[in-house]
RNA sequence: UGAAUGGAAAGCUAGGGUUCCGGCUUCGCGCUAGCGGAGUGGCUGGUCCGAGAGCUUUCGGCCCGGCCUUUCGGCGGGGUUGCACGGAGGGAUAAAAGCCCGGGAGAG
Numbered sequence: 001u002g003a004a005u006g007g008a009a010a011g012c013u014a015g016g017g018u019u020c021c022g023g024c025u026u027c028g029c030g031c032u033a034g035c036g037g038a039g040u041g042g043c044u045g046g047u048c049c050g051a052g053a054g055c056u057u058u059c060g061g062c063c064c065g066g067c068c069u070u071u072c073g074g075c076g077g078g079g080u081u082g083c084a085c086g087g088a089g090g091g092a093u094a095a096a097a098g099c100c101c102g103g104g105a106g107a108g
Stems, first nucleotide, its partner, number of pairs: 007059006015049002020046002022043001023040007060081005066075003083103001085106001089101003
């Protein structure tokens, strides 16, 4: 100086809206217990979506040993896995978002 790797998944959360449940409003039916229709997410909620730059865990990668074994090989331990300011606009889903475009454009 150059090349390569610099990873993946799950759970949770920040956050998100409104398909479903529930709540609330209203209308109708009614055996006055309730049932059905419409509306509403500036309705706390449950289901649901959900982080490159949030958390946790597991796996994987790289490095260093240990024990067993004639050899092939087997078992297991430790370390490490860095840094990260970021639009607008568009996309999906029922809809939206820190989701995806995107470690993008751009900035320093």